[in-house]
Context: one part of a larger RNA
RNA sequence: UGACGGGGCCCCGCACAAGCGGCGGAGCAUGAUGCUUAAUUCGAUGAUACGCGAAGAACCUUACCCGGGUUUGACAUGCCCCUGACAGCUCUGGAGACAGAGUUUUCCUUCGGGACAGGGGACACAGGUGCUGCAUGGCUGUCGUCAGCUCGUGUCGUGAGAUGUUGGGUUAAGUCCCGCAACGAGCGCAACCCUUGCUAUUAGUUGCCAUCUGGUAAUGCUGGGCACUCUAAUAGGACUGCCGGUGAUAAAUCGGAGGAAGGUGGGGAUGACGUCAAGUCCUCAUGGCCCUUACAUCCGGGGCUGCAAUCGUGCUACAAUGGACGGUACAGAGAGCCGCAAGACCGCGAGGUGGAGCAAAUCUCAAAAAGCCGUCCUCAGUUCGGAUUGGAGUCUGCAACUCGACUCCAUGAAGUCGGAAUCGCUAGUAAUCGUAGAUCAGAACGCUACGGUGAAUACGUUCCCGGGGCUUGUACA
Numbered sequence: 001u002g003a004c005g006g007g008g009c010c011c012c013g014c015a016c017a018a019g020c021g022g023c024g025g026a027g028c029a030u031g032a033u034g035c036u037u038a039a040u041u042c043g044a045u046g047a048u049a050c051g052c053g054a055a056g057a058a059c060c061u062u063a064c065c066c067g068g069g070u071u072u073g074a075c076a077u078g079c080c081c082c083u084g085a086c087a088g089c090u091c092u093g094g095a096g097a098c099a100g101a102g103u104u105u106u107c108c109u110u111c112g113g114g115a116c117a118g119g120g121g122a123c124a125c126a127g128g129u130g131c132u133g134c135a136u137g138g139c140u141g142u143c144g145u146c147a148g149c150u151c152g153u154g155u156c157g158u159g160a161g162a163u164g165u166u167g168g169g170u171u172a173a174g175u176c177c178c179g180c181a182a183c184g185a186g187c188g189c190a191a192c193c194c195u196u197g198c199u200a201u202u203a204g205u206u207g208c209c210a211u212c213u214g215g216u217a218a219u220g221c222u223g224g225g226c227a228c229u230c231u232a233a234u235a236g237g238a239c240u241g242c243c244g245g246u247g248a249u250a251a252a253u254c255g256g257a258g259g260a261a262g263g264u265g266g267g268g269a270u271g272a273c274g275u276c277a278a279g280u281c282c283u284c285a286u287g288g289c290c291c292u293u294a295c296a297u298c299c300g301g302g303g304c305u306g307c308a309a310u311c312g313u314g315c316u317a318c319a320a321u322g323g324a325c326g327g328u329a330c331a332g333a334g335a336g337c338c339g340c341a342a343g344a345c346c347g348c349g350a351g352g353u354g355g356a357g358c359a360a361a362u363c364u365c366a367a368a369a370a371g372c373c374g375u376c377c378u379c380a381g382u383u384c385g386g387a388u389u390g391g392a393g394u395c396u397g398c399a400a401c402u403c404g405a406c407u408c409c410a411u412g413a414a415g416u417c418g419g420a421a422u423c424g425c426u427a428g429u430a431a432u433c434g435u436a437g438a439u440c441a442g443a444a445c446g447c448u449a450c451g452g453u454g455a456a457u458a459c460g461u462u463c464c465c466g467g468g469g470c471u472u473g474u475a476c477a
Base pairs, nucleotide, nucleotide: 001477002476003474004473005472007471008470009469010468011467012466013465015461016460019425020424021423022422026316027315028314029313030312031311032310033309034307035306042053043052064302065301066300067299068298069297070296073125077124078123080121081120082119083118088103089102090101091100092099093098106115107114108113127291128290130289131288132287136285137284138280139279140278141276143274148187149186150185151184152183153182154163155162156161167178168177169176193268194267195266196265198236199235200234201233202232203231204230207226208225209224212223214221239262242256243255244254245253246252318418322377323376324375325374326373327372328371334365335364336363339358340357344353345352346351384415389410390409391408392407393406394405395404431453432452433451434450435449436448437447
């Protein structure tokens, strides 16, 4: 100087407390361990692995296993020799990869040859998701959006170092003020950026419809208009600016006014010096090592989906604040030509036929659902719950057996609110309700985004956990 202490003091955080809802019990989905296996590819492992890499494993993917092939190679560049078409097409064998046969046949030319692509041979080389993340770059997680981490000069100390950065206040903040052997500065904080909340101006189609006009069973449907909504560009607006109290006359804080908004208005992006030899050589790049008729490469099939057991994360429930049937209302944000697909017709339905419109403020996906209104059910393993299983189908796709999703009929399991323990959340939040998208032929209960309805509680900081500052002890570095 640090680190540590079941030392002290001060402060903060959904850390505790106060509340609300979960997980832990059930069934299923999904990931992991383990076991099994020819293979169940590999990585990730307290917090910081486990719906993680994977925004999507039937083949492909695919790295794994079995079997069948190839060896200058599936892919790149160069060079030498041979060939003129060995390429394309057709046929045969084969599970295919491939192997064999048949057929057809480039361009320029000074006719010497050259160009071009393919094939055969030889050689340099290719190739490796092989190893090492403890050789590395890059990227990322975490402490932590915590308020810290440092430097120059000066001063002090023999020196390691200290001071500044400590102290008194204050703040979300090393934020600001005052004081001080310090004076300044940098990286962080804040602000500048995006979005949302208010207003104005400009603009008015594909958006809108107040007044006027025509029309209908009805609809901005039509003429017309750009007021309003909205869209999207430019501005304004919030700064403790104003008033009062407290304070040291400071910084600031408490209350108030005005205001759409008040003291960082809400949300996001933004992650200091560093820590964990943290993660990744399977994104990519890369040193070294290793393989080179194989650890490379092509193909068919299988596996990654196996199932005694255990754990994590979710979904659905156990019901009446509910279930069922009928009627009826209100979003936002997205996507669409390899596409979204209306009206119509067929089917109980998944869906099919057909194809108006739309590269989309125009058309379509599209029905929002909880909600509201009416009726049935009356406390039961039930008109709760939907697992499982049988049958019949639809769709995608060469192909749904291993191993897809969905529909209909039948079946109707566990489950009556969950031990110890444990998680999230402070406001348009939790809880609850649906919608869309990426990936994608098909395949979400996951992920990401979007809106609808919309709470309770916070006395407080004694305690648990994590963090910051000062100080103290130490046989630790």
The part of an RNA shown here (small-subunit ribosomal RNA, 3' major domain) has 477 nucleotides and comes from a metagenome.
The coordinates come from a structure-prediction model, not an experiment, and the mean pLDDT is 84.